Overview: The RNA shown here (c-di-GMP-I riboswitch aptamer) has 78 nucleotides and comes from Methylicorpusculum sp. NCBI's taxonomy places the organism under Bacteria, Pseudomonadati, Pseudomonadota, Methylococcales, Methylicorpusculum. The model forms 100% of the base pairs in the Rfam consensus.

Formats: sequence, structure tokens, C1' cells
RNA sequence: UGAUGAUGUUGCCAAACCCGUCGUGAGGCGGGGACGGAAAGCCACGGGUCUUGCCAGCAAGAUAGCCGAGUCGCAGCC
Repeated sequence: UGAUGAUGUUGCCAAACCCGUCGUGAGGCGGGGACGGAAAGCCACGGGUCUUGCCAGCAAGAUAGCCGAGUCGCAGCC
């Protein structure tokens, strides 16, 4: 790649924890690992929570697996 046969979804992501690494930190990334997820895909716009700084109520950052909004996608049925 072709033929035949069988089947009717195939699959996807990944918590905690461990190792490595980056970061003042919350936390991120990679590997292992599965608690779970039908958007646990993307997104920091709004809220919440967390971190840092400071002129103490503001600023900067993190979290999308906290909620809402926005947005692309897959399967089945009608």
C1' cells in the first nucleotide's frame, strides 16, 4: 500500500504528589503520575482568591481545574 475479515466510536486533557528547572513570591515549564473533566480548548474583559511593593488604598503580578462573559472545535441524536 492492497485485499479479506471483525468491530461500532476512536480518542483527548490531566489534580494531588515526586524529580528537574525558572521566579522574591503566588506560581510557570518539562518528565513521571491519575483526582477528576464533555470543552479541565483558547482568552486576564468583569468578579473572586492568592503573591509582591508601597505614598494604605493604590499599583504590579498569579490563578482559565473558582465563577461569569467572549471565542474556535469534536461526537451522538432529532